[in-house]
Notes:
Predicted 3D model of a 507-nucleotide part of an RNA (small-subunit ribosomal RNA, 5' domain) from an uncultured bacterium. RNAcentral holds the full RNA, with entries from ENA, Greengenes and SILVA. The coordinates come from a structure-prediction model, not an experiment, and the mean pLDDT is 83. Rfam family: Bacterial small subunit ribosomal RNA.
Context: one part of a larger RNA
C1' cells in the first nucleotide's frame, strides 16, 4: 500500500447492486417449510334436479340422478429442493484412467403381449379397553391392493457343441440344440382415441465400485498390525473384494516417514504479489459428511432416510402415575453465548420442483419487500458574478496580516427534495407479489443535506494561550522540569470525504 462476512469511536443526504451468527453442531415457546390424484377404489355427507305417495296445497316422506366433499384403501412424490461443517488427513476431495465386476423409477426408441379365476383387509356397523396417546374383538365390502392357473421369447437357471475375438485363470460375441422356470390392470370417452399395465432389447440421465498421481504440522511420535496379509471353500451384495464366516499358511506396512499425536471439511475459486509464490475456502457453483448423541434395519428404482420407523442415552413436556409426546445445522422468531450479524413480512406474477388427463393444488425453493454506510459503484450538499477586501474572530513589530470571493448582495439552475398528474417492461390469449414501484411531466423554493483525522521527523500541513518531568501524548525515534510547532484549547492549515479514524487478520 491492498483486502475484509468485520467490530469499536465520532458523524451521517440519496440511489443501484451485493452481503449480513465467523461465537454455543447451545437449548428452543409459537406459526409455517410436502404434498397431490375422485379420470385407481368402496362407503359417508350432499347443493341441486326429476318422478311418486300422503294430504293440512305447501309441507312431510319414498325412489332415481347428481356437481361437490374428503377420512380410509390404492398410486406417485416424500432419497429432490433447503440447512450446517460437528466428524473426516480419508479413494473424502481434485485430476486422469478402468470396469470381461455393476444398478438405474419417471423419459425416448424398438419388439411382443394383457386369457381365465380366487380369497382377503381397511373404511363402515356393533361390542369393548384406556386419563390420553392409541388400541382389541365380531361382522360386511371395492379396486390399477393381494394370490394361484394359462400363454411367452432373443428374459432367467443348469447343460454340452461350433466359429470369431480378447487385456488369453475366472472369459466375451455370434450360431444352432435340447430341459426347466417366471407376466399383466384397468380408467376416461358415444366413438375415434388417449392415459396407464406386463416382458424384453437399446438409449439417455443419475449413481455404486476399483486404480495411478496430488492433498497440513510434529521424529522431544520408530516401530505398527491376528481378520491383521494371503490362499481354499461356503455365505452375502446390483457388483468385485476378509465384505463376512470356517479351515490353512505366516504373512503385510515402515526413515520414499508406517503408527501415534495435533489441526482441518475438499475443490472451482478469492485476496495479495511484476512474477514465482504466500494466505484463504464467507457469498456463487461442484462433489462429501451430518441432522439431539449412539446403534439398527424396514419400505423403495433410489435411504440405512433432517420435518419416516425401532432400540438405548441425555434433555424437555403431559399424566388420572398405569403410561405417553418431542427434536429449527428449513424460513421467520425466542433465550443464551458474544466485540458482533436482520422481519414471527408479501406472493406463487415470473423461473423451477411434486402430483394430476386437465382445471388446478402444494412449494419459507424462488421472486420480492423491510432492517443494517457492512461493502462496492454513482450522485448531491449549489452555479456565475461580487473588494467597501464589510462586520466578527485570530495574530500583530499596532503599520498591518489572515480567515477571504469566503459572506452579504445581484442574476441563475433544479441533480436531489416536497406536492400534484400520468404511469410501465418484466406476460405468447388471460394472470404482476414487487407497486401506483421505476420512469416521465408540471409547480415550489438555495431552500432540508459535512464530517472525520492530522499538522516534531517519517509525512502534506503553524501560530497564540494554558500547563510546567505535572496532566498528558506516543506505531518508531521520542516529547513535557516556565516562552513545548510533539500535552490541552482556540484560530489557521493539510488529507480524505458520507464517510473518517482506531483495533484485529492476511499478502
Nucleotide at each position: 500500500g491492498c483486502a475484509c462476512g468485520a467490530a469499536c469511536g465520532c458523524u451521517g443526504g440519496c440511489g443501484g447492486c451485493g452481503c449480513g451468527c465467523c461465537u454455543a453442531a447451545c437449548a428452543c415457546a409459537u406459526g409455517c417449510a410436502a404434498g397431490u390424484c375422485g379420470a385407481a377404489c368402496g362407503a359417508c355427507c350432499g347443493a341441486g334436479a326429476g318422478a311418486g305417495a300422503g294430504c293440512u296445497u305447501g309441507c312431510u316422506u319414498u325412489c332415481u340422478c347428481a356437481a361437490g366433499c374428503g377420512a380410509c384403501u390404492g398410486g406417485c412424490g416424500a432419497a429432490c429442493g433447503g440447512g450446517u461443517g460437528a466428524g473426516u488427513a480419508u479413494c473424502g476431495c481434485g485430476u486422469g484412467a478402468g470396469g470381461a465386476a455393476c444398478c438405474u423409477g419417471c423419459c425416448u426408441c424398438a419388439a411382443a403381449g394383457a386369457g381365465g379365476g380366487g380369497g382377503a383387509c381397511a373404511a363402515c356397523a356393533g361390542u369393548u379397553g384406556g386419563a390420553a396417546a392409541c388400541g382389541a374383538c365380531u361382522g360386511c365390502u371395492a379396486a390399477u391392493a393381494c394370490c394361484g392357473c394359462a400363454u411367452a421369447a432373443c428374459c432367467c437357471c443348469a447343460c454340452g457343441g461350433c466359429u470369431c475375438g480378447g487385456u488369453c485363470a475366472u472369459c466375451u460375441a455370434g450360431c444352432a440344440g435340447a430341459g426347466g422356470g417366471a407376466a399383466a390392470a384397468g380408467g376416461a370417452g358415444c366413438a375415434a382415441u388417449c392415459c396407464g399395465c406386463u416382458u424384453u432389447g437399446a438409449g439417455a440421465u443419475g449413481g455404486g465400485c476399483u486404480c495411478g498421481c496430488g492433498u497440513c504440522c510434529g521424529a522431544u511420535u520408530a516401530c505398527c498390525u491376528a481378520g491383521u496379509u494371503g490362499g481354499u471353500g461356503a455365505g452375502g451384495u446390483a457388483a468385485c473384494g476378509g465384505c463376512c464366516c470356517a479351515c490353512c499358511a505366516c504373512g503385510g506396512c515402515g526413515a520414499c516417514a508406517a503408527u501415534c499425536g495435533g489441526u482441518a471439511g475438499c475443490c472451482g475459486g478469492a485476496c495479495u504479489g511484476a512474477u514465482a509464490g504466500g494466505u484463504u475456502g464467507a457469498a456463487c457453483g461442484g462433489g462429501c459428511a451430518c441432522a439431539u448423541c449412539g446403534g439398527g434395519a424396514c419400505u423403495g428404482a433410489g435411504a440405512c432416510a433432517c420435518g419416516g420407523c425401532c432400540c438405548a442415552g441425555a434433555c424437555u413436556c403431559c399424566u388420572a402415575c398405569g403410561g405417553g409426546a418431542g427434536g429449527c445445522a428449513a424460513c421467520g422468531g425466542u433465550g443464551g453465548g458474544g466485540a458482533a450479524u436482520a422481519u414471527a413480512g408479501c406472493a406463487c406474477a415470473a423461473u423451477g420442483g411434486g402430483g394430476g388427463a386437465a382445471a388446478c393444488c402444494c412449494u419459507g425453493a424462488u421472486g420480492c419487500a423491510a432492517c443494517g454506510a457492512c461493502g462496492c459503484c454513482g450522485c448531491g450538499u449549489g452555479g456565475a458574478g461580487g473588494a467597501a477586501g464589510a462586520a466578527a474572530g485570530u495574530c500583530u513589530u499596532c503599520g498591518g496580516a489572515u480567515u477571504g470571493u469566503a459572506a452579504a448582495c445581484u442574476c441563475c439552475u433544479g441533480u436531489u427534495g416536497u406536492u400534484g398528474a400520468g404511469g410501465a417492461a418484466g406476460a405468447u390469449a388471460a394472470u404482476g407479489a414487487c407497486g401506483g414501484u421505476a420512469c416521465u411531466c408540471a409547480a415550489c423554493a438555495a431552500g432540508g443535506a459535512a464530517g472525520u483525522g492530522a499538522c516534531g521527523g517519517c509525512u502534506a500541513g503553524c501560530u497564540a494561550c494554558g500547563u510546567g518531568c505535572c496532566a498528558a501524548c506516543a506505531a518508531c525515534c521520542a516529547c513535557c522540569g516556565u516562552a513545548u510547532a510533539a500535552c490541552g484549547u482556540a484560530g489557521g492549515u493539510c488529507a480524505c470525504a458520507a464517510g473518517c479514524g482506531u483495533u484485529g487478520u492476511c499478502c